[in-house]
RNA sequence: GCUGCAGUAGCUCAGUAGGUAGAGCGCGUCCUUGGUAAGGACGAGGUCAUGGGUUCGAUUCCCAUCCGCAGCU
Numbered sequence: 001g002c003u004g005c006a007g008u009a010g011c012u013c014a015g016u017a018g019g020u021a022g023a024g025c026g027c028g029u030c031c032u033u034g035g036u037a038a039g040g041a042c043g044a045g046g047u048c049a050u051g052g053g054u055u056c057g058a059u060u061c062c063c064a065u066c067c068g069c070a071g072c073u
Base pairs, nucleotide, nucleotide: 001072002071003070004069005068007066010025011024012023013022019056027043028042029041030040031039049065050064051063052062053061
């Protein structure tokens, strides 16, 4: 330098033939218990890496950039 893959909640990861994003763990409040652990209910938390383009509408499609991993030279 070229090619491929990945970037989504604090962490590990789903997701969508384009239509206002979820799980587990963690965190907070409450219930349960004599108390703790375990269990249960509810909740907070995301500009879906960044910037453009297409579209009525983009996390999803296209382009560029940044970062990580792998391969080739």

A computed fold for a 73-nucleotide RNA from a Planctomycetaceae bacterium, annotated as transfer RNA.
It matches the Rfam family "tRNA".